[in-house]
């Protein structure tokens, strides 16, 4: 320098739940708190999940249906970048 690897070491992220703040809501930010986690660094390309404001349809009406430009990288694939440490 390659390449394999996650049992040790340093460190490193944080599910649920809670305060607050955003948002139409899924959901997202700080804070707090850990099930997890070897890419649980980062991108929506592909499958998929969730929401349905807006737009459509249907309805006399409350309503209901459908639809992502919205979201999820901690659902799976893929792209891409990396730290410690040991062989």
């Nucleotide at each position: 320098a390659a390449c394999a690897c996650a049992a040790c070491u340093g460190g490193g992220c944080a599910a649920a739940c809670c305060a607050c703040g955003u948002g139409a809501a899924a959901g997202c930010g700080u804070g707090g708190g850990a099930c997890g986690c070897a890419a649980a660094g980062u991108c929506a390309c592909c499958g998929g999940u969730c929401u349905a404001a807006g737009g459509a349809g249907u309805g006399a009406a409350a309503a209901c249906u459908c639809u992502a430009c919205g979201a999820u990288a901690g659902c799976g694939g893929g792209a891409u970048u990396g730290c410690u440490g040991g062989c």
c-di-GMP-I riboswitch aptamer, 87 nucleotides, folded computationally.
The coordinates come from a structure-prediction model, not an experiment, and the mean pLDDT is 83.
The model forms 95% of the base pairs in the Rfam consensus.
The sequence was found by an Rfam model in a public genome assembly.